RNAcentral holds the full RNA, with entries from SILVA. The part of an RNA shown here (small-subunit ribosomal RNA, 5' domain) has 510 nucleotides and comes from a metagenome. Its Rfam family is "Bacterial small subunit ribosomal RNA".
Context: one part of a larger RNA
RNA sequence: GGUCGAACGCUGGCGGCGUGCCUAACACAUGCAAGUCGAGCGAGAUCCAUCCGGUAGCAAUACUGGUGAAGAUCUAGCGGCGAACGGGUGAGUAACACGUGAGAAACCUGCCCCGAAGACCGGGAUAACCCGAGGAAACUCGGGCUAAUACCGGAUGUCCCCACCAGGUCACAUGUCCAGGUGAGGAAAUGCUCCGGCGCUUUGGGAGGGUCUCGCGGCCUAUCAGCUAGUUGGUGAGGUAAUGGCUCACCAAGGCAUCGACGGGUAGCUGGUCUGAGAGGACGAUCAGCCACACUGGGACUGAGACACGGCCCAGACUCCUACGGGAGGCAGCAGUGGGGAAUCUUGCGCAAUGGGCGAAAGCCUGACGCAGCAACGCCGCGUGGGGGAUGAAGGCUCUCGGGUCGUAAACCCCUUUCAGGAGGGACGAAAAUGACGGUACCUCCAGAAGAAGCCCCGGCCAACUACGUGCCAGCAGCCGCGGUAACACGUAGGGGGCGAGCGUUGUCC
Numbered sequence: 001g002g003u004c005g006a007a008c009g010c011u012g013g014c015g016g017c018g019u020g021c022c023u024a025a026c027a028c029a030u031g032c033a034a035g036u037c038g039a040g041c042g043a044g045a046u047c048c049a050u051c052c053g054g055u056a057g058c059a060a061u062a063c064u065g066g067u068g069a070a071g072a073u074c075u076a077g078c079g080g081c082g083a084a085c086g087g088g089u090g091a092g093u094a095a096c097a098c099g100u101g102a103g104a105a106a107c108c109u110g111c112c113c114c115g116a117a118g119a120c121c122g123g124g125a126u127a128a129c130c131c132g133a134g135g136a137a138a139c140u141c142g143g144g145c146u147a148a149u150a151c152c153g154g155a156u157g158u159c160c161c162c163a164c165c166a167g168g169u170c171a172c173a174u175g176u177c178c179a180g181g182u183g184a185g186g187a188a189a190u191g192c193u194c195c196g197g198c199g200c201u202u203u204g205g206g207a208g209g210g211u212c213u214c215g216c217g218g219c220c221u222a223u224c225a226g227c228u229a230g231u232u233g234g235u236g237a238g239g240u241a242a243u244g245g246c247u248c249a250c251c252a253a254g255g256c257a258u259c260g261a262c263g264g265g266u267a268g269c270u271g272g273u274c275u276g277a278g279a280g281g282a283c284g285a286u287c288a289g290c291c292a293c294a295c296u297g298g299g300a301c302u303g304a305g306a307c308a309c310g311g312c313c314c315a316g317a318c319u320c321c322u323a324c325g326g327g328a329g330g331c332a333g334c335a336g337u338g339g340g341g342a343a344u345c346u347u348g349c350g351c352a353a354u355g356g357g358c359g360a361a362a363g364c365c366u367g368a369c370g371c372a373g374c375a376a377c378g379c380c381g382c383g384u385g386g387g388g389g390a391u392g393a394a395g396g397c398u399c400u401c402g403g404g405u406c407g408u409a410a411a412c413c414c415c416u417u418u419c420a421g422g423a424g425g426g427a428c429g430a431a432a433a434u435g436a437c438g439g440u441a442c443c444u445c446c447a448g449a450a451g452a453a454g455c456c457c458c459g460g461c462c463a464a465c466u467a468c469g470u471g472c473c474a475g476c477a478g479c480c481g482c483g484g485u486a487a488c489a490c491g492u493a494g495g496g497g498g499c500g501a502g503c504g505u506u507g508u509c510c
Stems, first nucleotide, its partner, number of pairs: 001510002004507001006506005013382006019375002021340001026338003030335003035081003040078002043075005051066006088293003098217007107210003112206007120154004129144006159186002162183004167178002170175001191198002219265003226256003231253008268290004272283004295316005318329004346372001348371003354368001355366004385415004395406004419451001421446005429437001454499005459480003465494005475482002
C1' cells in the first nucleotide's frame, strides 16, 4: 500500500447492484416450509329438473316440507406417484472424503426416449361404513358388510434367468460375445376415458443418475518409532445390485513403517478469493460442484433410490400434557424468541416470472424462487450549487498596534434546478389470459439556492503553525519520544493539511 461476511468512535443527503450469527452443531413460543390425483376404487355430503303436499291469495305467484333421474361440486378412507428433489448447516472426517486421470470382462437404475412381443381364466380379503367395547388423552380392540389400476392362484412365453451338451469369435487373468440343442423356472390392469388418448406386463438399447476399484495430488507434529489378530493371504460358504476379510468356519503367518507406519493436534474438499511483477503466501463468506450431518447414540422397514432434516423403532438427555395408568416433541427450512457475543435483518408480499411435485387437463401445492423491508456492511454513481462581487464590511484570531489573516469567503447582483419535494402520464418483464414488484422505473410540468458536511491530522518519519492555559501535573504516544514557567508534541482557540458521505481506530492476511 492493498484486502475484509468485520466491529468500535464521531458523523450521515440520494440512488443502483451486492452482502448480512464468523460466537452456542446452545435451547426454542407461534405461523408457514410437500403435496397431489374423483380420468384407479367403494362410500358419503351439498346443489338440482320432475312429481307429491302445506300456508297466503280469485289467480298469477310468493314462502315452505318431502321425493330425487341425468348431472355438477366437494372429500375422510383404500389405491397411485411424489415425499431420497429442492432448502439448511460444517459438528464429524487427514479419509478414495475431495480434485484429477483411468478401470468395472464385478454392477444397479423409477419417471423419459427408441425397438420387439403380449395382457387369457379365476379367487379370497380389507379400510371406509354400521354395531359394540376400552381410554383423561394419544389412540386402540372386537363383530358385521363392500370396491379397485390393492392382494393372490393358474395358463401362455417373443423374451429373460439357471443347469448341461457341443461350435465359433474376441480378450489384459478370472473370462466376453454370437448362434444351436435338451431340461427347469418366471408376466400382466383388456383397467380408466370427455374416444383424442392415458395406462399395465416381459424384454433389448439409449439418455441422465448412482455404486465399486485403482494411479497421482493437497495440513502440522519424531518432545509420537515401532504398529497390527479379521490383523495379511488362501480354501469354502454366507451376504450384496456387484468385487472384496464385507461377514463366518478352517488353514498358513503374514501385512505396514524413517520415501514417516502407529499416535497426537488441526481441518469439510474443490472451482475459486485476497495479495504479489512473478514465483509464492494466506484463505475456502456469498455463487457453483462433491462430501458429511439433521436433539445424542444405535437399528432396520418401505422403496427404483434412504439406513431417510419436517418417516418408523430402541436407548439417553432435555422440554411439555396428564384423570398418575400413560402420552407428545426435535427450526443446522423461512421469519421470529431467549441466550452467548465486539457483532450480523422482517414473525413482510406473491406464485406474475424461472424451476420443481402431482394431474389427461383445468388446476392445486411450492418461506425453492421472484420481490419488497431493515443495516453506509461493501463497491459504484450523484448531490449539498454556478458566474460576478473589495469601500478587502462586520466579527474572530494575531500583532512590533503600522498592519496581517480568515477572504471572493460573506453580503449583494445575475443564473441554473441534478437529487430530494409537489402534480400529471406511465411501462418492459407476458406468447391469448395472467404482474407480487408497482402507480415502481421512466417521461413531462411546478416551486425555490431552496432540504443535504463531516472526520482525522499539523515535533521527525509525514502534507500542514501560531496564541493562550497547564507546569514531570493534567495528559499524549505507531517508533523515536513530548510535559519539571515562554510546550509548533498535553488542553482550547484561530489558522492550515488530508480524505469526503464518510473519516478515524482496532483486528486480520498478503